This is a predicted structure of a 1500-nucleotide RNA (small-subunit ribosomal RNA) from an uncultured bacterium.
It matches the Rfam family "Bacterial small subunit ribosomal RNA". Rfam links the family to the GO terms structural constituent of ribosome and ribosome.
The prediction has a mean pLDDT of 84.
RNA sequence: GACGAACGCUGGCGGCGCGCUUAACACAUGCAAGUCGAGCGAGAACCAGGCCUUCGGGCCUGGGGAAAGCGGCGAACGGGUGAGUAACACGUGGGCAACCCACCCUUGGUACCGGGAUAGCCCGGGGAAACCCGGAUUAAUACCGGAUGGCCCAACAGCUCUUCGGGGCGGUUGGAAAAGAUAGCUUCGGCCUUCGACCAAGGACGGGCCCGCGGCGGAUUAGCUUGUUGGUGAGGUAACGGCCCACCAAGGCGACGAUCGGUAUCCGGCCUGAGAGGGCGGACGGACACACUGGGACUGAGACACGGCCCAGACUCCUACGGGAGGCAGCAAUGGGGAAUUGUUCGCAAUGGGCGAAAGCCUGACGACGCAACGCCGCGUGGAGGACGAAGAUCUUCGGGUCGUAAACUCCUUUCGAUCGGGACGAAUGAUCGGUGACCUAAUACGUCGCCGGAAUGACGGUACCGAGAGAAGAAGCCCCGGCUAACUCCGUGCCAGCAGCCGCGGUAAUACGGGGGGGGCAAGCGUUGUUCGGAAUUACUGGGCGUAAAGGGCGCGUAGGCGGCCUUCUAAGUCAGACGUGAAAUCCCUCGGCUCAACCGAGGAACUGCGUCUGAUACUGGAAGGCUUGAAUCCGGGAGAGGGAUGUGGAAUUCCAGGUGUAGCGGUGAAAUGCGUAGAUAUCUGGAGGAACACCGGUGGCGAAGGCGGCAUCCUGGACCGGCAUUGACGCUGAGGCGCGAAAGCUAGGGGAGCAAACGGGAUUAGAUACCCCGGUAGUCCUAGCCCUAAACGAUGAGUGCUUGGUGUGGCGGGUAUCGAUCCCUGCCGUGCCGAAGCUAACGCAUUAAGCACUCCGCCUGGGGAGUACGGUCGCAAGGCUGAAACUCAAAGGAAUUGACGGGGGCCCGCACAAGCGGUGGAGCAUGUGGUUCAAUUCGACGCAACGCGAAGAACCUUACCCAGGCUCGAACGGGGAGUGACAUUCGGCGAAAGCCGGCUUCCGCAAGGACACUCCUCGAGGUGCUGCAUGGCUGUCGUCAGCUCGUGUCGUGAGAUGUUGGGUUAAGUCCCGCAACGAGCGCAACCCUUGUCCUCUGUUGCCAUCAGGUUAAGCUGGGCACUCUGAGGAGACUGCCGGUGACAAACCGGAGGAAGGUGGGGAUGACGUCAAGUCAGCAUGGCCUUUAUGUCUGGGGCUACACACGUGCUACAAUGGCAGAUACAAACCGUCGCGAUACCGCAAGGUGGAGCUAAUCGGAGAAAGUCUGUCUCAGUUCGGAUUGCAGGCUGCAACUCGCCUGCAUGAAGUUGGAAUCGCUAGUAAUCGCGGAUCAGCACGCCGCGGUGAAUACGUUCCCGGGCCUUGUACACACCGCCCGUCACAUCACGAAAGCUGGCUGUACUAGAAGUCGCUGCGCUAACCCGCAAGGGAGGCAGGCGCCUAAGGUAUGGUUAGUGAUUGGGGUGAAGUCGUAACAAGGUAGCUGUAGGAGAACC
Repeated sequence: GACGAACGCUGGCGGCGCGCUUAACACAUGCAAGUCGAGCGAGAACCAGGCCUUCGGGCCUGGGGAAAGCGGCGAACGGGUGAGUAACACGUGGGCAACCCACCCUUGGUACCGGGAUAGCCCGGGGAAACCCGGAUUAAUACCGGAUGGCCCAACAGCUCUUCGGGGCGGUUGGAAAAGAUAGCUUCGGCCUUCGACCAAGGACGGGCCCGCGGCGGAUUAGCUUGUUGGUGAGGUAACGGCCCACCAAGGCGACGAUCGGUAUCCGGCCUGAGAGGGCGGACGGACACACUGGGACUGAGACACGGCCCAGACUCCUACGGGAGGCAGCAAUGGGGAAUUGUUCGCAAUGGGCGAAAGCCUGACGACGCAACGCCGCGUGGAGGACGAAGAUCUUCGGGUCGUAAACUCCUUUCGAUCGGGACGAAUGAUCGGUGACCUAAUACGUCGCCGGAAUGACGGUACCGAGAGAAGAAGCCCCGGCUAACUCCGUGCCAGCAGCCGCGGUAAUACGGGGGGGGCAAGCGUUGUUCGGAAUUACUGGGCGUAAAGGGCGCGUAGGCGGCCUUCUAAGUCAGACGUGAAAUCCCUCGGCUCAACCGAGGAACUGCGUCUGAUACUGGAAGGCUUGAAUCCGGGAGAGGGAUGUGGAAUUCCAGGUGUAGCGGUGAAAUGCGUAGAUAUCUGGAGGAACACCGGUGGCGAAGGCGGCAUCCUGGACCGGCAUUGACGCUGAGGCGCGAAAGCUAGGGGAGCAAACGGGAUUAGAUACCCCGGUAGUCCUAGCCCUAAACGAUGAGUGCUUGGUGUGGCGGGUAUCGAUCCCUGCCGUGCCGAAGCUAACGCAUUAAGCACUCCGCCUGGGGAGUACGGUCGCAAGGCUGAAACUCAAAGGAAUUGACGGGGGCCCGCACAAGCGGUGGAGCAUGUGGUUCAAUUCGACGCAACGCGAAGAACCUUACCCAGGCUCGAACGGGGAGUGACAUUCGGCGAAAGCCGGCUUCCGCAAGGACACUCCUCGAGGUGCUGCAUGGCUGUCGUCAGCUCGUGUCGUGAGAUGUUGGGUUAAGUCCCGCAACGAGCGCAACCCUUGUCCUCUGUUGCCAUCAGGUUAAGCUGGGCACUCUGAGGAGACUGCCGGUGACAAACCGGAGGAAGGUGGGGAUGACGUCAAGUCAGCAUGGCCUUUAUGUCUGGGGCUACACACGUGCUACAAUGGCAGAUACAAACCGUCGCGAUACCGCAAGGUGGAGCUAAUCGGAGAAAGUCUGUCUCAGUUCGGAUUGCAGGCUGCAACUCGCCUGCAUGAAGUUGGAAUCGCUAGUAAUCGCGGAUCAGCACGCCGCGGUGAAUACGUUCCCGGGCCUUGUACACACCGCCCGUCACAUCACGAAAGCUGGCUGUACUAGAAGUCGCUGCGCUAACCCGCAAGGGAGGCAGGCGCCUAAGGUAUGGUUAGUGAUUGGGGUGAAGUCGUAACAAGGUAGCUGUAGGAGAACC
């Protein structure tokens, strides 16, 4: 796109079409084939007349003509259906010298004389009926005999023509005809008209038969055939023919697909497609076939006959049970089946058909109407104006937006529908009437044939069409809106409900589900389903492929077939051209025309790409003939070779046996053990036996078709190569079937058996270890003979031929040059490799050995799985091989390359990563955090590194979020509006644990209006540490201060992407240099910033004090000074700058000088692109959800502090480098007015009293400690250690019980250096020592800072961890915490096998034998003809009988196909379960292939 459609929702009108695709299932009822009286006889009802009458009626004559009959024609057409049929059934083109043809047309001729019956009617009889029997009578255009015979038919001979099949001509013999009816006229003799009859020839129409070609599928159907193939003869037919029969011969068909299954009416055409094709064959038209199923003939011009006959069968109906009737696949209709397909309508008016002389009759053909949106086409459901952009709905950022000029409203129009009125075309032939002409004739009767005119005739139908009035009045739905694909939002739902054509949506913000709004598309329809073509170059003729995606046969020889070198001639089959015939009509196309348009219809043209005939052309292909040598082969001469077969033979080694020497181990592994050995092994020497394989040479060397071939020698033998006269003359290439060869394993039989070694046994390993490793060991491996026939049989690349730039090796043979000499140099041919141009390729890659450019032939492919399975066939001893499906299932499977990530891959390089060191943790006690447990609650968060002295820089109340209890509800705080009250707060009283409640006291400004303040009420906002960090912002952690991450332009690549960024050096660094199809740039690195280290300048108070002066016990205390220190501003300084060396002369590195400082001087701040859905909704902010007398809020108390345990982080220790006591020295940084707090006094102390000074370089905290000096302790659970506990105190605070800190006295636990394991640190670092600060009323072993003292070690990068770069493999990409295999268990689906069971189709044999044709017979019956006077006989016919053939049926036995089947086998799918870990990385034993064995399973 299309449809004979169906289904869902919806539905105004008309035109034209179309409508059982299923049950060729069964059919009630009506109709669908009759007609002719001008072929014939007879003749009912009724009418008229007459007669008779018992008044009921009867009879006769005439008219009339029903029903039936005889006869003729038709019924073989028209109409239906598609069951069968794979066929001369159909299409197309031919043939019949092998045929027929009623009615029709033309031509010629004829029609004479006779005869006997019969139906009807009547009578009688039988039967339920259908119907039948007998008797009598009768007619014909019914039937029969005879005559005639131009012509016709048959036989015979003759002539003639011929395509040799036969045709034509005349002759002889024989044979074969007929029918009348009718109008008119009539002198009744007849004439004449029209129609009909007969003979014959021809035509037309229609048919029959034969042939070429064409159009389905299966080879898992390969052989079929006995009337079969042919001949002769006879029969039969309209006609040829094995069509039938007898005899003879043994043929015929088939891989160009016979036979047998399956399916199917065929065509013109229809749909689709650019075409070629593909699909279809409904309507219309042509052909065929069929008519309940099967068989058969009759009649006839025609049938083997839809509405005829006979028989058989099934079914239905009637029946008096004896017997009968029937055939809608005609039109309607009914039941049934089905997803599904209409009225038991009208009419012969038209067209057509039958009959008839005609009128006419008949016609479910046909013409019409009806039903159905089933299809196509057309029309309408209104048009213009109309903004307050109404109401409403919906969305909203709350401003507004959208529906939307849409509506309302105003003006206008009136198709269609409804109503009223008018109203067709289709209908003019025939016949008839009037007129007229011709013919016939005696006739202007009649008749026939024409012409002109008139009237009549319509089912549809009061329809089409036209007009009128009224009024926008009666008329819109369906699907879709994630992408494909045109059209977006809200709500609901929450992997539910659901959607879905494919991809896929839905797990709380769904443009994808459902609804709403809006939008898009189409429109009286719109969607869905089904089918088919297209897109699909996705079966490829046009027009594909096969190295790795599916696909080259394992290899050769060769049959059929296909294809085939150069030249000449002939031919003309293919091919090409022209002409002619045909290619029905309709359809398609073009033009014109008719319905108002269109659909539809008509006319003309073109076309129908085909087939046939004739003529012509001859390049190419084919055929015939002749020639040629270049393809191919032969011959001669050479050499190379693991080519093949057979027979011998050799040495080394292993093992075994014997002997010698010799002693305790050997062997084996990651380490071991099993094993061997004191009965003497291993080791070593000598001798012997036996089997198998052939080191070195040996090589991307050689040979072979492939598999494959390796010591040496001999014999037999195949092929290739090089060189060369010569010979043959296309002998060639490929190769379906076929035949042969074909590794290993395996099989059969017989040998052989050293080593190795499936299975098997043992030892290890392991969670297990049916394995990997080890010790043994049998088939086998070897030989002979025979099978098997498969491999990742691979170059994953079929064979052959030709053509197409090169370079460089190597094997074989040859030529040339140079030379004394070719192994070397140049070159030809053949083979075998590597690298690469063009070209090709998806890329990888291939590239004269093509995967390039071409030709020829063969094989093979068409998504993955199922499956190389099942069934069938065939081969095999078996194992199994070859051939080779389907159901079902998936939306992929796959190739190459890319970027990552990963590897029990590789290379290079970093880091307190290891190592080297120092000190810790892990053991103890305590502190603190966490888990767990407990509890009314122990609030919450953080969970590897990167949670755990974390959020918490301060939980007794508060904090506080938790629990218990008591209260409040516009609320604990705040804003806006309104109303009311006049207070509120404070205070007092009562109750209470408190919060709070109740009560008392109680306004201000203003003249007033009103206002302020407060409370109460109402209202708009509240509140929530409730949930979601996986809706978010912000902030943070981490990889990681690791050196990386990117971009623009260019270039390369089909592309992903690459290049740059890789490489050579170097660096802390993608730092820099060099190189380079790259050149630049950005974020990072570095630097800029802060601090610290040196110096300079400036500044001098609260700092400092060298000099001067004063002064003190002393003291910068004072004057003074600003030099120094210092304070804090500014500058200088360091840049590989200089020297030497190394290095590519570079970058840089090493060393040195100078310098306070040297190669980043030390420290800090600074954290690229990104990763972890990392952390945080409880800091804050925030979407959504939830809650609203509570999940909000207030209060008291409790809890966060619990305690059998476990872990993290710390503190203090275990002591003598120490403890204690006394004395004594030196910091930095910081803090202080709600504060720091001096001197002094009190207390043992914590602390208290007190209050100078200080808003701070001024005063205070503030005594630094380790250190140093002196003394003591002497190795002990201690003068170590301080836990725990008791008592007594202090401080803060409303309050230290749960639950703070400190002091004194007393007590004096564990602990004697810490298992496995593990952490920090590379220099002013570790270690050690103290000081300060934040938080804070109080509370610090934590945290953040500060200084003092002050080490050891680093060979080095193998290893552990993390990271960077390059490279490699990958089946990973959620990226190895990946992927993934098989058994088992469960559920489910389809399939196979199966004892059987049940159908369909069919073969063979036998039986049976209806009807019927044919043949034989025919003693019964018999009008016509013959003989006969007759009787009778004859001829002929009929019944009957017999026979051949034969349908249904039966019996037996096969084949094939389908269904079903207990049980059974594997397979697919499913969510998840069990067992392992086989594969992907070197996948942790490289993997895979064939085969064999074994094993829960992957597998070994």